Description: Large-subunit ribosomal RNA, domain II from a Bacteroidales bacterium, 683 nucleotides, folded computationally. Rfam family: Bacterial large subunit ribosomal RNA. Gene Ontology terms of the family: ribosome and structural constituent of ribosome. The family has 102 seed sequences and 51,934 matches in Rfam 15.1. Model confidence (mean pLDDT): 84 of 100.
Context: one part of a larger RNA
RNA sequence: GCCUACGAGUUACAUUUUUCCGGCGAGGUUAAGCGCCAAGAGGCGUGCAGCCGCAGCGAAAGCGAGUCUGAACAGGGCGUAUAGUCGGAGGAAGUAGACGCGAAACUUUGUGAUCUACCCAUGAGCAGGUUGAAGUGUCGGUAACACGAUAUGGAGGACCGAACCGAUAGACGUUGAAAAGUCUCCGGAUGACUUGUGGGUAGGGGUGAAAGGCUAAUCAAACUGAGAGAUAGCUCGUACUCCCCGAAAUGUUUUUAGGAACAGCCUCGGAAGCGAGCGUAUGUCAGAGGUAGAGCUACUGAUAGGAUGCGGGGGUUUCAUCGCCUGCCAAAUCCUGACAAACUCCGAAUGCUGACAUACAGGUCCGGGAGUGAGGCCAUGGGUGCUAAUGUCCGUGGCCGAGAGGAGAAGAAUCCAGACUACCGGCUAAGGCCCCCAAAUGUAUGCUAAGUUGAAAAUAACGAGGUUUUAUUGCAUAGACAGCUAGGAUGUUGGCUUGGAAGCAGCCAUACAUUUAAAGAGUGCGUAACAGCUCACUAGUCGAGCGAUAGAGCGUGGAUAAUAAUCGGGCAUCAAGCAUACUGCCGAAGCUGUAGACUCUGCGGAGUGGUAGGGGAGCAUUCCUAUGGCGCUGAAGGUGAUUCGUAAGGGUUGCUGGAGCGAUAGGAAAAGCAAAUGUAGGC
Numbered sequence: 001g002c003c004u005a006c007g008a009g010u011u012a013c014a015u016u017u018u019u020c021c022g023g024c025g026a027g028g029u030u031a032a033g034c035g036c037c038a039a040g041a042g043g044c045g046u047g048c049a050g051c052c053g054c055a056g057c058g059a060a061a062g063c064g065a066g067u068c069u070g071a072a073c074a075g076g077g078c079g080u081a082u083a084g085u086c087g088g089a090g091g092a093a094g095u096a097g098a099c100g101c102g103a104a105a106c107u108u109u110g111u112g113a114u115c116u117a118c119c120c121a122u123g124a125g126c127a128g129g130u131u132g133a134a135g136u137g138u139c140g141g142u143a144a145c146a147c148g149a150u151a152u153g154g155a156g157g158a159c160c161g162a163a164c165c166g167a168u169a170g171a172c173g174u175u176g177a178a179a180a181g182u183c184u185c186c187g188g189a190u191g192a193c194u195u196g197u198g199g200g201u202a203g204g205g206g207u208g209a210a211a212g213g214c215u216a217a218u219c220a221a222a223c224u225g226a227g228a229g230a231u232a233g234c235u236c237g238u239a240c241u242c243c244c245c246g247a248a249a250u251g252u253u254u255u256u257a258g259g260a261a262c263a264g265c266c267u268c269g270g271a272a273g274c275g276a277g278c279g280u281a282u283g284u285c286a287g288a289g290g291u292a293g294a295g296c297u298a299c300u301g302a303u304a305g306g307a308u309g310c311g312g313g314g315g316u317u318u319c320a321u322c323g324c325c326u327g328c329c330a331a332a333u334c335c336u337g338a339c340a341a342a343c344u345c346c347g348a349a350u351g352c353u354g355a356c357a358u359a360c361a362g363g364u365c366c367g368g369g370a371g372u373g374a375g376g377c378c379a380u381g382g383g384u385g386c387u388a389a390u391g392u393c394c395g396u397g398g399c400c401g402a403g404a405g406g407a408g409a410a411g412a413a414u415c416c417a418g419a420c421u422a423c424c425g426g427c428u429a430a431g432g433c434c435c436c437c438a439a440a441u442g443u444a445u446g447c448u449a450a451g452u453u454g455a456a457a458a459u460a461a462c463g464a465g466g467u468u469u470u471a472u473u474g475c476a477u478a479g480a481c482a483g484c485u486a487g488g489a490u491g492u493u494g495g496c497u498u499g500g501a502a503g504c505a506g507c508c509a510u511a512c513a514u515u516u517a518a519a520g521a522g523u524g525c526g527u528a529a530c531a532g533c534u535c536a537c538u539a540g541u542c543g544a545g546c547g548a549u550a551g552a553g554c555g556u557g558g559a560u561a562a563u564a565a566u567c568g569g570g571c572a573u574c575a576a577g578c579a580u581a582c583u584g585c586c587g588a589a590g591c592u593g594u595a596g597a598c599u600c601u602g603c604g605g606a607g608u609g610g611u612a613g614g615g616g617a618g619c620a621u622u623c624c625u626a627u628g629g630c631g632c633u634g635a636a637g638g639u640g641a642u643u644c645g646u647a648a649g650g651g652u653u654g655c656u657g658g659a660g661c662g663a664u665a666g667g668a669a670a671a672g673c674a675a676a677u678g679u680a681g682g683c
Stems, first nucleotide, its partner, number of pairs: 001683006011096003015093010027052003033046005056063002066078004099237002102234001106227003110223002117201009126191001128160003131156001135152006164188003169184004203219001205215003240618006250263005264372002266369006279360009293346001294344002300340002304336004311329002313326004375400010405416003420596004425592003431586003434570003440583001442582006453572002462557002466554010483541005489514003494508003520535001524533002597608004619672001621669007629661002637656008
C1' cells in the first nucleotide's frame, strides 16, 4: 500500500418546548398498591392520592373580571372576550461520558536501589621499570651548633608503562554485529584508586566532588492500579440514493478576538391579505442637504509679484530733542496671480424621504430548525502608506467563495456566459479565420524595414538629414540651391597696447573711405610677428526646383539578470505586422429545434448550478408479528451472462455449492464506510 471483518448523534427521564396522529373534552389523566383472568416482562378492573387546565393582579396584607401604581372615578402596566389534557411518533433542548478517537496533567493505593547515586559491613586486585624525601652512619667543619660531602635508607593524591578503570581525536557503523558498538589514537594506573558479596536511603521523596545528573533502555518529579469514559471553546474522522430551496464571513457586547450571546442573512409550517395597506422597478411632482466642482475686496487660515509705506533697523545731527537721509525689514490698504479634510458668497449629478400613476410578485407577522460571525480579488469614491506592496482600513458595484462551459498558450476572481437529461440538428457571444487548430493565404487604401511587430503588462528623460504626411514662410528662367572656373582689391601694418600685434591675444571706433561686377578695418585655420589656406560677397558655367520653421504617423539609439533561445510554437515582410473601412465564416453546457423527466401554478405558463444548512420522497440490511409460499427434480452463499428502473437497487438464467430461504402488509433497530498517522488478520 491493497483486501476482508469491525468502526462514530445512542439510550434513560411522571424533565421542557414544538409539529403531526389518536382518545376524551371545561375537563383530562391515573401512580404505587389491591382484585380477577392468564401464564408473556401479559390482559381487564379497581385505586379520586397527585398533576395539568378552568382567574388574575400585587413585594405583600389582600382584593378579584379585575388588580397594581396613585390623592384620583385620571392615565398607564399586567389580565378578562375561553381549550385543554392523556398517549404514540418526529424535530430540538436539559441532565447524564451523550457522535467517536485523542492529551499534557491532578489526586490516591501500592511496587521498585539485581541498572544507577551515595553510605555501611566484610573481602579481593594493581606485570615490570624509574626517581631517591625525612631519619641514620662515616668524614670534613664549628668555641659549640649550623653547614658541606659521601654512604645507608625507601617517602610520594611522585615518574614511565601492562592488567584493571576510563573515554581525548578521527574514521566506520546509522532498516547497525550493537536501542551507544568496533578500529586506531588517548587519560589514570598505591590512590579522593578499582572491584566481589551482603545490607541501607523511595517519589515533591532519595542520592548528587552539582550535569537538573541518577533513581531498572523511563526523570524539571519513576513505575503500577484506581478516581476515569478526568477535561479538551482544539485537531482529525463521521458510512445508501434522488428531489425543492439555499446562506454567511456583518453590527453590538464579551478575561473577548480561530469561542460565544442577541440582531442580520437561509429554510420549513402557519396567519392576515386577493388587490386597500406594506415590498421592488420606472416615470412625474414636492422636499431636506453642503459632497464633486468652483470661489475667496464673502469669512478663517495660508500665499507669489507690484504700488503705497504704520512701525522698526542703519547713517547723520543735537547736551537732549526736533529733524534729514536710505540699493534694509515691513503692518494695513490697493492691483495682478493663486491654495485648503477639519475655509465657504456659491453649488450640482446621483442617492434619500413623501405623494400619485403603471408594471411585477414580492413584503410583513407568529412559531420549529439552522449555519455563519478568519473572507478574497477586480472596478470605482476615499483614509493610511512612498498617489509602494497579492499592503492595510471604510463606502458603492461585480465576481470567486458555493459556478461548470467558451476566450485569455497555461490560470479561483479578467472578458463572454449561469450546466435538468439525450441528439454525428441549427444560429450566435467573447474571441478568432497560413499550419499545429474549427473558420478568409478575404476585399479596398495607406504606413513600417526595425523580425519593429505578431493582445496587454513592457519601457522613460534625452538624442538623430530614418521615412511618410500636414501647415506656414523665403529664394527661383530678370537663372535659384549644390558643384566647378575666376575674383575676393586699395588708403592700411586703422588707432591704442605691446618685445612683437600687420583682418584674426586684448582695448577703441566700425553707417571710415576709395576702386568696383564684388570684396568685413574681416568667418575660421595658420605664423614669434609676417607669409600662406579659406569664408562672407561677386561674375561666368549649368538648367529646375531649392531652403527654413512648426506639427502628426510608423520606425531608430538610449536598452541591462542570473540552467541555450523563443511571438504558445512553426513561421510571417504590397504581411500571417500596424491603421481605417467593408463582406463572409468559425466559435459555448448561451439562444433555438426534436424527444423525455421532475417541481410550482392563477392551468396561460414558469422553473430545475450549488458549499455550510433547512425541508421532502425513497432503496438496501438484520430480527419480530400476521397472511401466503419456495426448496436435495437443489435453499443461502460464490462466480459469469442477460435484462428492468432517474438513482439507491431489482429480476431471469448457466456453472459451482449442498440445506435452508423468500413474497405481501406492518413493527423494531447493534441498520449502509474510502478516509479517523483508525483496530485486528492476511498478502